[in-house]
RNAcentral holds the full RNA, with entries from SILVA. The part of an RNA shown here (small-subunit ribosomal RNA, 5' domain) has 502 nucleotides and comes from a metagenome. Its Rfam family is "Bacterial small subunit ribosomal RNA". Model confidence (mean pLDDT): 85 of 100.
Context: one part of a larger RNA
RNA sequence: GAAUGAACGCUGGCGGCAUGGAUUAGGCAUGCAAGUCGAACGUGUACCUUGUUUUCGGAUAAGGGAAAGUGGCGAAAGGGUGAGUAACACGUGAGUAACCUGUCUCCGAGUUCGGGAUAGCCCUGGGAAACUGGGAUUAAUACCGGAUGAAGUCUUCCACCGCAUGGUGGGGUGACGAAAGCCUUUACGCUCGGAGAGGGGCUCGCGUCCCAUUAACUAGUUGGUGAGGUAACGGCCCACCAAGGCGAUGACGGGUAGCUGGUCUGAGAGGAUGGUCAGCCUCACUGGGACUGAGACACUGCCCAGACUCCUACGGGAGGCUGCAGUCGAGAAUCAUCCGCAAUGGGCGAAAGCCUGACGGUGCGAUGCCGCGUGGGGGAUGAAGGCCCUCGGGUCGUAAACCCCUGUCAGAAGGGACGAAGAAGUGACGGUACCUUCAGAGGAAGCCACGGCUAACUACGUGCCAGCAGCCGCGGUAAUACGUAGGUGGCGAGCGUUAUUC
Numbered sequence: 001g002a003a004u005g006a007a008c009g010c011u012g013g014c015g016g017c018a019u020g021g022a023u024u025a026g027g028c029a030u031g032c033a034a035g036u037c038g039a040a041c042g043u044g045u046a047c048c049u050u051g052u053u054u055u056c057g058g059a060u061a062a063g064g065g066a067a068a069g070u071g072g073c074g075a076a077a078g079g080g081u082g083a084g085u086a087a088c089a090c091g092u093g094a095g096u097a098a099c100c101u102g103u104c105u106c107c108g109a110g111u112u113c114g115g116g117a118u119a120g121c122c123c124u125g126g127g128a129a130a131c132u133g134g135g136a137u138u139a140a141u142a143c144c145g146g147a148u149g150a151a152g153u154c155u156u157c158c159a160c161c162g163c164a165u166g167g168u169g170g171g172g173u174g175a176c177g178a179a180a181g182c183c184u185u186u187a188c189g190c191u192c193g194g195a196g197a198g199g200g201g202c203u204c205g206c207g208u209c210c211c212a213u214u215a216a217c218u219a220g221u222u223g224g225u226g227a228g229g230u231a232a233c234g235g236c237c238c239a240c241c242a243a244g245g246c247g248a249u250g251a252c253g254g255g256u257a258g259c260u261g262g263u264c265u266g267a268g269a270g271g272a273u274g275g276u277c278a279g280c281c282u283c284a285c286u287g288g289g290a291c292u293g294a295g296a297c298a299c300u301g302c303c304c305a306g307a308c309u310c311c312u313a314c315g316g317g318a319g320g321c322u323g324c325a326g327u328c329g330a331g332a333a334u335c336a337u338c339c340g341c342a343a344u345g346g347g348c349g350a351a352a353g354c355c356u357g358a359c360g361g362u363g364c365g366a367u368g369c370c371g372c373g374u375g376g377g378g379g380a381u382g383a384a385g386g387c388c389c390u391c392g393g394g395u396c397g398u399a400a401a402c403c404c405c406u407g408u409c410a411g412a413a414g415g416g417a418c419g420a421a422g423a424a425g426u427g428a429c430g431g432u433a434c435c436u437u438c439a440g441a442g443g444a445a446g447c448c449a450c451g452g453c454u455a456a457c458u459a460c461g462u463g464c465c466a467g468c469a470g471c472c473g474c475g476g477u478a479a480u481a482c483g484u485a486g487g488u489g490g491c492g493a494g495c496g497u498u499a500u501u502c
Stems, first nucleotide, its partner, number of pairs: 001502004006498005013372006019365002026328003030325003035073003040070002043067001047064007080283001082281001090207007099200003104196008112146004122135005152176003155172007181188001209255003217245002221243006228236001258280004262273004285306005308319004336362001338361003344358001345356004375405004385396004409443001411438005419429001446491005451472003457486005467474002
């Protein structure tokens, strides 16, 4: 000098764009953050519409319809965090002849016959509650069985190919293996198989901090055979067998740390760093576990254990903000318990639509960057006043007053968008931006320094005191170095200080 997610002191007019819990991965009141589908299914309150009937009270049929339930899809995304991790975690480049893939696209084939339950509703019991037992009855795209079945799987033969296990194509025999309807006339579905796209799993080469005052480490350890397990290879797991494996090219141990694109600095080489944004990984009160599913060992799912908090009729239960706001605590320190689904995107749905603290916005903070303003021209008797003085004067200083103007910003009134995806309708922001008019210099300047480095000097006070200080050093009676004042210099809605990096 440059930089920062900064903080502190003094000061503070406006706008745009960014940015804001870095410390206790400490504890959390409250609200919201994941639902949706009646065109899968059976019920069905209040009420509404239509029809029939009526003793005018009503009864009944069809349709709509709140609500819960069965079922489907979603809930594994989106959002947060960086505790752990020195590792195939990440980056980069390969491999998978060792693999999986819901939804989407394309192609081929099919969509047949049956069955038994169960929630809800009804009856009834237990419990303070959370919740739960029994009986009767009912539906489905829920569940189960049979049929058929190809290019599927297993088996077997041939050809070709390869990179060892093997792969691809063709043929044969036998075995195995599927489905669901709804609404209406067109779709949407369902099942099996093949291909694609996108996504993921696994493996490998290389790269990735410090300590040798860490030199040895290792028994599922290293390899083999067999069996199990997985979508899949594999000591991944197990039984047996062998005795191996790694290490100064740093094993093992300890410390620290999410990694990257990037960011800061620097002429570069390099050094430092990884906040916001983007990609990957990781975690979800702490530890462990599996279930469901195409996908999880699952932030707002389940089970167990633990700590903590809450409710309780003492028998037993409930909870998890490292989602958005907010609160307490700790801290030098970090915001609204805001508005809206109008846009973009996501889930469900045929659609209308519903949900969406993702997102779009507004608010708060000079936290940063950028822009603008706090007026312009004239004006000497160089006014008053301050300060200095050799008492002549000098300086603040055209500065002010005064005269003539202008109208940025802020203010008031009127008009008024784009963003809407063009038939119409639909805007949180927002009566915002912007435009026109009006009034009036009116509402808007400070901070630090002035001994040298380093731009900027005098007076008074103080008297090695009080104090200053980045370094050198100032202060003990004439201090340009302390304090105040005048003046001057620098930067300017900021200016200094502290901390950290180059």